[in-house]
């Protein structure tokens, strides 16, 4: 100097219009071979930051910061 990624405790999806899944955590209920196993609910988020474009931005664009890769 080039390029990927960056979303919830963790992995991680998410075609410009309703922010999810899974595992984790909390309650609740049911099983038995007694601390595992199903089921129902819950709660948890400045989508890395900072601006822009738009009626509307996780997403499109500029900036920058952090990692990992590539080239000199």
């Nucleotide at each position: 100097c080039c390029g990927a990624u960056g979303u919830a405790g963790c992995u991680c999806a998410g075609u410009g219009g309703g922010a999810g899944a899974g595992c984790g955590c909390c309650g609740g209920g049911c099983g038995c071979g007694a601390g595992c196993g199903c089921c129902c609910g819950g709660a948890g988020g400045u989508c890395g930051c900072g601006g822009g474009u738009u009626c509307g931005a996780g997403u499109c664009c500029c900036g920058u910061c952090a990692u990992c890769g590539g080239a000199a």
Molecule: transfer RNA
Organism: Kiloniellales bacterium